[in-house]
RNA sequence: AGAGUUUGAUCCUGGCUCAGAUUGAACGCUGGCGGCAUGGCUAAAACAUGCAAGUCGAACGCGAAAGGGAGCAAUCCCAAGUAGAGUGGCGCAAGGGCGAGUAAUGCGUUUCUAACGUACCCCGGACUCGAGGAUAGCCAGUCGAAAGAUUGGGUAAUACUCGAUGAUGUCACCUGGCCGCAUGGUUGGGUGACCAAAGAUACCGCCGCAAGGCAGGGUGGUCUGGGAGCGGGGAAUGUCCUAUCAGCUAGUUGGUGAGGUAACGGCUCACCAAGGCUAAGACGUGUAACCGGUGUGAGAGCACGGCCGGUCGCAUCGGGACUGAGACACUGCCCGGACUUCUACGGAAGGCUGCAGUGACGAAUAUUCCGCAAUGGGCGCAAGCCUGACGGAGCGAUGCCGCGUGCGGGACGAAGCCCCUCGGGGUGUAAACCGCUGUCAAAGGAUAGCAACUUAAUGAGCAACCUUAAAGGAAGAGGCGACUAACUCUGUGCCAGCAGUCGCGGUAAUACAGAGGCCUCGAGCGUUAAUCGGAGUUACUGGGCUUAAAGGGUGCGUAGGCGGGUCCGCAAGUGUCUUGUGAAAGCCCACGGCUCAACCGUGGAAGAGCUUGAUAGACUGCGGGUCUUGAGGCCGGUAGGGGUCGCUGGAACUCUAGGUGGAGCGGUGAAAUGCGUAGAUAUCUAGAGGAACGCCCAAGGCGAAGGCAGGCGACUGGGCCGAAACUGACGCUGAGGCACGAAAGCAUGGGUAGCGAACGGGAUUAGAUACCCCGGUAGUCCAUGCCCUAAACGAUGUACACUAGAUCCGGGAGGCUCUGACGCCAUCCGGGUCGAAGCGAAAGUAUUUAGUGUACCGCCUGGGGAGUACGGUCGCAAGGCUAAAACUCAAAGGAAUUGACGGGGACUCACACAAGCGGUGGAACAUGUGGCUCAAUUCGAAACAACGCGAAGAACCUUAUCCAGGGCUUGACAUACACGGAUUAGUCCCGGGAAACCGGGAUAACACUCGCAAGAGCGGAACGUGCACAGGUGCUGCAUGGCUGUCGUCAGCUCGUGCUGUGAAGUGUCGGGUUAAGUCCCUUAACGAGCGAAACCCCUGUCGCUAGUUGCUACGCCGAAAGGCUGGACUCUAGCGAGACUGCCGGUGUCAAACCGGAGGAAGGUGGGGACGACGUCAAGUCCUCAUGGCCUUUAUGCCCUGGGCUGCACACGUGUUACAAUGCGCGCCACAAUGCGACGCGAUACCGCAAGGUGGAGCAAAUCGCUAAAAAGCGCGCCCAGUUCAGAUUGGGGUCUGCAACUCGACCCCGUGAAGUCGGAAUCGCUAGUAAUCGCGGAUCAGCUACGCCGCGGUGAAUGUGUUCCUGAGUCUUGUACACACCGCCCGUCAAGCCAUGGGAGCCGGGAGCACCCGAAGUCGUCUCAUUUCAGAGAUGCCCACGGUGAGCUCGGUGACUGGGGCUAAGUCGUAACAAGGUA
Repeated sequence: AGAGUUUGAUCCUGGCUCAGAUUGAACGCUGGCGGCAUGGCUAAAACAUGCAAGUCGAACGCGAAAGGGAGCAAUCCCAAGUAGAGUGGCGCAAGGGCGAGUAAUGCGUUUCUAACGUACCCCGGACUCGAGGAUAGCCAGUCGAAAGAUUGGGUAAUACUCGAUGAUGUCACCUGGCCGCAUGGUUGGGUGACCAAAGAUACCGCCGCAAGGCAGGGUGGUCUGGGAGCGGGGAAUGUCCUAUCAGCUAGUUGGUGAGGUAACGGCUCACCAAGGCUAAGACGUGUAACCGGUGUGAGAGCACGGCCGGUCGCAUCGGGACUGAGACACUGCCCGGACUUCUACGGAAGGCUGCAGUGACGAAUAUUCCGCAAUGGGCGCAAGCCUGACGGAGCGAUGCCGCGUGCGGGACGAAGCCCCUCGGGGUGUAAACCGCUGUCAAAGGAUAGCAACUUAAUGAGCAACCUUAAAGGAAGAGGCGACUAACUCUGUGCCAGCAGUCGCGGUAAUACAGAGGCCUCGAGCGUUAAUCGGAGUUACUGGGCUUAAAGGGUGCGUAGGCGGGUCCGCAAGUGUCUUGUGAAAGCCCACGGCUCAACCGUGGAAGAGCUUGAUAGACUGCGGGUCUUGAGGCCGGUAGGGGUCGCUGGAACUCUAGGUGGAGCGGUGAAAUGCGUAGAUAUCUAGAGGAACGCCCAAGGCGAAGGCAGGCGACUGGGCCGAAACUGACGCUGAGGCACGAAAGCAUGGGUAGCGAACGGGAUUAGAUACCCCGGUAGUCCAUGCCCUAAACGAUGUACACUAGAUCCGGGAGGCUCUGACGCCAUCCGGGUCGAAGCGAAAGUAUUUAGUGUACCGCCUGGGGAGUACGGUCGCAAGGCUAAAACUCAAAGGAAUUGACGGGGACUCACACAAGCGGUGGAACAUGUGGCUCAAUUCGAAACAACGCGAAGAACCUUAUCCAGGGCUUGACAUACACGGAUUAGUCCCGGGAAACCGGGAUAACACUCGCAAGAGCGGAACGUGCACAGGUGCUGCAUGGCUGUCGUCAGCUCGUGCUGUGAAGUGUCGGGUUAAGUCCCUUAACGAGCGAAACCCCUGUCGCUAGUUGCUACGCCGAAAGGCUGGACUCUAGCGAGACUGCCGGUGUCAAACCGGAGGAAGGUGGGGACGACGUCAAGUCCUCAUGGCCUUUAUGCCCUGGGCUGCACACGUGUUACAAUGCGCGCCACAAUGCGACGCGAUACCGCAAGGUGGAGCAAAUCGCUAAAAAGCGCGCCCAGUUCAGAUUGGGGUCUGCAACUCGACCCCGUGAAGUCGGAAUCGCUAGUAAUCGCGGAUCAGCUACGCCGCGGUGAAUGUGUUCCUGAGUCUUGUACACACCGCCCGUCAAGCCAUGGGAGCCGGGAGCACCCGAAGUCGUCUCAUUUCAGAGAUGCCCACGGUGAGCUCGGUGACUGGGGCUAAGUCGUAACAAGGUA
């Protein structure tokens, strides 16, 4: 310090999310030790049990017992004046706990108290005399279950009462000094009145027999002055959200008097006055104890207030007082309520928000521990007692800090596990093994320190230190797609699951799960929750508002904010210095103590703010004076649809009346409804009516905006210009407020020609509640009153100042030329365009600012929910203004870019259309496909670009997870190993079988070694067994390679450098010409280049050269002929060349490219044809050509065999063939090709057969022989328009050929049969020249053939077009876009389904704060009565008043039949609203 996420990509806006730190935490997994901290955040809900406040005999009177001793016993003595209770004193108001309430009666800071108090403590002064009566305890009774109550008797005091003394006390009066902001304070003097007390004493001294007494000292008591510390009270200021809380207040605000208090005060009361608070937020609602501080942050801030410290509040809920120095009192009292306990039912008792502990609640928070040894507190002279304050220990990884789980050596590196390209790599010096050390823990020992006062005694607990053995007892958690450090395998297969965001998972998942490895941290690691940060995402520091969210519709103006020049004064703001405060702790610094650290100690520093005094005088402010430039204003001009009211005009329109006229008019894309023979439309005349004002009219004018338009008049607002008297800052902005405010709408009354929501009709349409048409009511118009909204827009608040210009227009007033027109120049105001700087995300804006500044107002803070609900307010209503939340999404947006698309535009191409020729669609057949069928009809191909396609040959074979059946299992095929053994392979035979195959038998090959030989041995192959493996046309073409189709032979697709732009990107490649072409030329911030186009290559067309065999044959020769020889002319063959390049001429054109015409030429502008297919698109096609990853299968999905199927047929489609005939058919005669093929072949002559074919075999591995006849054409004859002498389907019979075999299921031949069909609906295909059309020939595959297919070859040989409106496709430029999976796109609303939250709702339920009335406990104060020597007291009652009750409302929440909309949810329904001119902008 940033990062991820909106897009195809970009920049911006903007939200969401992450990385950091932190916590009184909780949860998951794991867990060795210690130190220091910390630990009920929820139910201020309820509590069993124990403890948490007592102490004093040196204030007082009483006063046991157990036990022991003596005694026979009664009893006595000791225990002991002890324990104990009581009177009295002090304490119990502290300490400890908690945060319910409280938004100020609180707290923080500063300050005041001249308006106050103070027990204990300290310092000072004075005093401490006399008297009296009670009472508890105790004793004896009574009542009660208990708690306790009560009667009688009697007793003491530092308890109580009375009296005395009394001022330095208090009060009153008189009188001085000093002081204060005022009331007044303080200090003297004088007079008067009033008020005190308490004693005890262990000890020392003296007296006394003793009890006891006396003096001193010390201690206590009383009055009083002062101090310290601690309190009471006041003021200022600061202290959360909410205006969907705007008005609140009756002791309320003030005064007088009184009461009350320690003290001021409406604190209380009586009377008087009518005040007080509030937009700087009163009153009300919600929430909350406050602070020192804590967390975070660079800071400013934001959030928090647990532990520690200060303050406040509370003590079961509510009220009350008493006592006291102090309380309205946590472990006191009284009363009322709720709850709990005891009970003999009559009554009693209780208060853990003290320490432990219990259940409950909850995600969650500890021991019913030890001790008063230390520190501190209470009482006491003291010893001491009490102290759950406190000191410690225990429990919890809750946090922080420290330590350890070992250290060194140890392999090219064990095993295991994981990966692998099988070579190896990783875990990994890690382990083993060797050596060493001794922290922690363990065991043992000894005893410093915490211990100080203080000589002794005293340690709950902690524990430094020493010794011993031994690597032994001690590592996990999370993560590894990006953000974010860290990668592989396997499993899974949109399943299971993950996820903070984006997002992973649908068979090759670094994202799920497991494993190996790795990364991070480490006794912890993660998750969740929460705060700050990042977030400049509330912007004070430090943001914005044309289009992203955001300028109020406009003006006037109140409060407020801000405000011109100059002089003087003041010193409030401001600066500097200074006084006090800012507690301690904390933070920071230094030093020090625990071995270090955490922690702790000592000292220092710092500190906003408030406060005291001084000083400065620039700026702001305040007071005073002055000025004129801001503002206003007098005078003179001037333009204008500025406003209101009245009068008035013509055109058009409709209506009425009349005339002419006579069949239609009107309307539309086309029609119809409608009007018209009762006379329309049209036309003429006259009249009536209402509304709007053509041309002028404009980039024009005026107005604050809305808005304003015929003409004239009246009244009236504002502006501008010129000149310059006058005023003298009078100004700018403007929360609330007030006024104006298009259209539509509302109310009342008018008016109504045209237009025209609703409505009716006609069309359109699948529908058409629309668009179009015919009608038509409100309304539109006027007057008055409402409404108050808008894309009320420049989507741009108002005002002022400053910051280049150019040009046009409107208004004014000047200068120059002698004058004028005109022109030129300068100037003020207004309206536009272009444009520099600047600004801006860009588009853009740019003196009319979106620039640079100032002032003020309004507004924004992700999208949706929603400008909605509720509430309030305005309105007659419609509705307006104000304005949320739950829930939900990871975006929603702006500008620009590249594409794609458009029922957008421009230009241009193509058999795209048009012009033509011939077809398809109708028929029959062939063939492919769909469908159906079937045991099976194997599989693939699917718009163009599947369908005579894979298949250039399905009877068996082919042939396949096609079907039925039969068989084989290392296999039909490859490689390797082990064992066996000579049995084998081959050949022959037998049995079963449909075959495959199974079973059996005979024979016995080859190389090598030994051997004369016989034979033996051995080996390879084979065979058998076994083990690795083979095999798969099984799946995935969406895992792939390769190959192919298509856009498309369309002219495009890119790169380098440079330049432009923040960037995506652009430029180049655009523009002007031209071309078949991004072909070329010109221009040019581009200059070049590449892949494509073209060319190079092949065929063909002309010529030349070379070469002539199997080709050719003119001349010559031979021959009867066939033919031969010669020849190298011709044809031809096949090699090399030439030729064509817009080269030449004319014209056009930019002195260009190029185009048009012409010449020459075999060929002319690419001569014709072919091969050749850019970047890419379609997850296009193919795992069934081949190759290949993964998966699946292994006595089967492999292999073999027999038979069947792939040929099945109601039907549908595609592609073809043959036809429908006379430009034809049949028969006869008779010409002219080219490409090819041939040895398992082509097969001549000849013979046989009507023919298919057969017999036969010459020749030929081919320019030699054969296939081979070419056919159409041509020449004749017949047919005569008919289902025919057309057409040939179908079918009967007979044959031929191939083949193991033609039944399913071949082709061909002959005879017979002779179907549909007479030119084909909608629609649709091909073709621009040697093309279409038409005619035959060849070849591949192949035994044969369903070939009419395909690929080639030649023969004959047209027509039309010179155009681009339309259909289809394509290219370039441009435009719009909400598309980018890219229009087969996107997307809206109702309805239906599920889930979620929410509004309304008859009501029902509960909470809160008040109001009115009733009741009125305890108690203070008062009054009355009784009683009383005194002090006290008893009873009754008045005011106030807690709780309770009643009533009417307010407010918050829960729930509610039903109901409203909203949100979300892979594949529901209906339509098509929006995005392109989105098909009606």